This is a predicted complex of two RNAs, RNase P RNA and transfer RNA, with 417 nucleotides together.
Rfam match: Bacterial RNase P class A. Its family is annotated with ribonuclease P activity, dimeric ribonuclease P complex and tRNA processing in the Gene Ontology. Rfam classes the family as a ribozyme.
RNA sequence: GAGCGGACGGCCGCUCGGGGUUUGUGCCCCGGGAGGAAAGUCCGGCCUUCACAGGGCAGGAUGGUGGGUAAUGCCCACCGGGGGUGACCCCAGGGAAAGUGCCACAGAAAACAGACCGCCGAUGGCCCGGCCCGUCCGGGCACAGGCAAGGGUGAAACGGUGCGGCAAGAGCGCACCGCGUGGCCGGCGACGGCCGCGGCACGGCAAACCCCAUCCGAAGCAAGCCCACAUAGGGACCGAGACGUGGCCCGCGUCGCUUGAGGUCCGGGUAGGGUGCUCGAGCCCGCGGGCAACCGUGGGCCCAGACAAAUGGCCGUCCUGGACAGAAGCCGGCUUACAGUUC
RNA sequence: CGGGGUAUAGCACAGUCCGGUAGUGUACCUGGUUUGGGACCAGGGGGUCCUAGGUUCGAAUCCUAGUGCCCCGA
Numbered sequence: 001g002a003g004c005g006g007a008c009g010g011c012c013g014c015u016c017g018g019g020g021u022u023u024g025u026g027c028c029c030c031g032g033g034a035g036g037a038a039a040g041u042c043c044g045g046c047c048u049u050c051a052c053a054g055g056g057c058a059g060g061a062u063g064g065u066g067g068g069u070a071a072u073g074c075c076c077a078c079c080g081g082g083g084g085u086g087a088c089c090c091c092a093g094g095g096a097a098a099g100u101g102c103c104a105c106a107g108a109a110a111a112c113a114g115a116c117c118g119c120c121g122a123u124g125g126c127c128c129g130g131c132c133c134g135u136c137c138g139g140g141c142a143c144a145g146g147c148a149a150g151g152g153u154g155a156a157a158c159g160g161u162g163c164g165g166c167a168a169g170a171g172c173g174c175a176c177c178g179c180g181u182g183g184c185c186g187g188c189g190a191c192g193g194c195c196g197c198g199g200c201a202c203g204g205c206a207a208a209c210c211c212c213a214u215c216c217g218a219a220g221c222a223a224g225c226c227c228a229c230a231u232a233g234g235g236a237c238c239g240a241g242a243c244g245u246g247g248c249c250c251g252c253g254u255c256g257c258u259u260g261a262g263g264u265c266c267g268g269g270u271a272g273g274g275u276g277c278u279c280g281a282g283c284c285c286g287c288g289g290g291c292a293a294c295c296g297u298g299g300g301c302c303c304a305g306a307c308a309a310a311u312g313g314c315c316g317u318c319c320u321g322g323a324c325a326g327a328a329g330c331c332g333g334c335u336u337a338c339a340g341u342u343c
Numbered sequence: 344c345g346g347g348g349u350a351u352a353g354c355a356c357a358g359u360c361c362g363g364u365a366g367u368g369u370a371c372c373u374g375g376u377u378u379g380g381g382a383c384c385a386g387g388g389g390g391u392c393c394u395a396g397g398u399u400c401g402a403a404u405c406c407u408a409g410u411g412c413c414c415c416g417a
Stems, first nucleotide, its partner, number of pairs: 001343004006318007014033008035324001039335002042333005047220004054250004059216005064078005079093001080091004094211002099209002101205003116151002118147003123144002125141006131134001159177006178200001179198008224275004234266005241255005282301008319322001344416007353369004363400001371387005393409005
């Protein structure tokens, strides 16, 4: 990483479908009957209802590239980065030279750089001494000033290492590495390689706001539809706007303004049945294409559909005590739980 | 079955948006006051921030997964 997740046989019982029988409850025969996660409801779709002239602003999700797919935040392949001796594994992996914000404590300094200790003081200044008395020589001070190598703090300190250089130093100069940038070549692309140029400008955080690109109408089977039942449309109060465009606004549409839309409260009624409900992006085998995900094609198969809700119990043999857990509209993923065992 | 909220000291709650010291009331302990108790005054202790992993220098806070409790829907 992939698979299985007690096996076989007998008896009793439950549920669904078909057939037979019975006035009928029922009985008989045949066939089907939980999972890899049915779970969490985290994504994506199908389906249904509502909405949908148009425009603007919000909101959410995703984030290397190419492909697969009904679709996806899923899967496959590749690229880049990181880890490992290795097989291999991991990455929420766009933008920090658009803007805003944050970086506690410590530390001199936490982002237009700056200078605590420190180093130097070549040059200028001041002081002392010397002589051959000068635009001189020697020494000192650390005043102006120069520097950022070293120390120390921190998660992080304004390119790194080495050599040269200098008063001391410094990309100040050079080599290599890093970074940026131009051209050429290879690749669909992410990107990679080679040759040059630039002396360094550009710290980190976007699972902070945000920017960019792409996508998204909302709600959910207690959706919804049909039959039966019910609808005295009863009373009180408020009342000029209300409702829809299901986030908001413009705009638009509908209804209404005392003959009253609509709202709140009280009172009255129903709470039964059917449908949606299982044949589907379905499963198995073979062939072909593709590195793969997957796609195409031929043949075969029908494989749970309840509505208090069905799978259980006993016995025998074997390994020797069987884990996590049970459908409720359906499907594709992800995540989580899982005794044991096989490859 | 579907939808939503919440978890912080013994109890009831802030803090979470916008990351850096976890706080308030009550309960508890000690002292004072009182003859004693209550009330009151002063001081003090007490926290795996539901659990695990991740992002970050740093997580109660942000992200992901899980767990418990509560509420709503014909």